[in-house]
RNA sequence: CCGUGCUAGGCGGGGAGUUAGCGGUGCCCUGAACUCGCAAUCCGCUCAAGCGGGGCCGAAUUCCCACCCGAGGGGCGUGCCGUGCGGCACGCUCCGGCGGUUGGGGCGUUGAGGGGCAGGGUCCCACGCGAUGUUGGUCCGCGAACCAGGUCAGGUCCGGAAGGAAGCAGCCUUAAGCGGAUGCCGGCAGGCGCGAAGGGAGUUACCUGACCGGAGCCCCGGCCGUCGGCGGCACCGCACGUCGGGCCACGAAGGUGGGUGCACGG
Numbered sequence: 001c002c003g004u005g006c007u008a009g010g011c012g013g014g015g016a017g018u019u020a021g022c023g024g025u026g027c028c029c030u031g032a033a034c035u036c037g038c039a040a041u042c043c044g045c046u047c048a049a050g051c052g053g054g055g056c057c058g059a060a061u062u063c064c065c066a067c068c069c070g071a072g073g074g075g076c077g078u079g080c081c082g083u084g085c086g087g088c089a090c091g092c093u094c095c096g097g098c099g100g101u102u103g104g105g106g107c108g109u110u111g112a113g114g115g116g117c118a119g120g121g122u123c124c125c126a127c128g129c130g131a132u133g134u135u136g137g138u139c140c141g142c143g144a145a146c147c148a149g150g151u152c153a154g155g156u157c158c159g160g161a162a163g164g165a166a167g168c169a170g171c172c173u174u175a176a177g178c179g180g181a182u183g184c185c186g187g188c189a190g191g192c193g194c195g196a197a198g199g200g201a202g203u204u205a206c207c208u209g210a211c212c213g214g215a216g217c218c219c220c221g222g223c224c225g226u227c228g229g230c231g232g233c234a235c236c237g238c239a240c241g242u243c244g245g246g247c248c249a250c251g252a253a254g255g256u257g258g259g260u261g262c263a264c265g266g
Stems, first nucleotide, its partner, number of pairs: 001266006009057003012030004020046005034054005063259006072250001074248003078244002081241007091233003094229014114212002117209004122201004127195004132189007139180004148173004156165003
């Protein structure tokens, strides 16, 4: 160095969770690497820790160790932004009340604000007008087998005749009644509207008149002070959410390096 036969060992691993701890079943990530049985209100073990049975490979590209890289899940903080809640004082700002001050404008001795008087404004009754509802009349139309009228064919009756009489149908016009138009004239009604020097009640705002009185009244801003309002924004705290990044430990696959038996024969 080669061949043969064995042994150690290997035939997946990891994360979280569970557990006094370890491993498994289950979940997740990787990856592709035998099989049968047990097992989450769990199953089997006891410190480099699954148990029981069978099979394959076998000292090496396959085993062991270290390092690099790193899927993946876990822990601990943290940053910006957004939302909600709470707080803070007055840092900024907004709104309102009160007081002071100041500017502009309008009216005012041809009489301001104010005062009392009178009337109106408000309400009730009666009256009038209008509107509305209802009803009647007028207007137009239809409308009577007989018990409405006019005219009455045919037919009937009286008469010697001339001529008369009653009268059905039809037609025309109307009565009662029905319908239409919706103008006009009336009646009735009231939770409708208005009026009015008729009667009465009442008196706040507001309007008018004359009187008293004698100089203010009104509108729009600015500034200062004070009080109030979380009212808004900043500021602080807590909670939730998205996104991002930091630290820590674990860590599959992969890569690099190193290490590691026995026997026989050639």
Description: The RNA shown here (Bacterial large signal recognition particle RNA) has 266 nucleotides and comes from a Solirubrobacterales bacterium. Its Rfam family is "Bacterial large signal recognition particle RNA". Its family is annotated with SRP-dependent cotranslational protein targeting to membrane, signal sequence recognition and signal recognition particle, plasma membrane targeting in the Gene Ontology. The coordinates come from a structure-prediction model, not an experiment, and the mean pLDDT is 77. The model forms 91% of the base pairs in the Rfam consensus.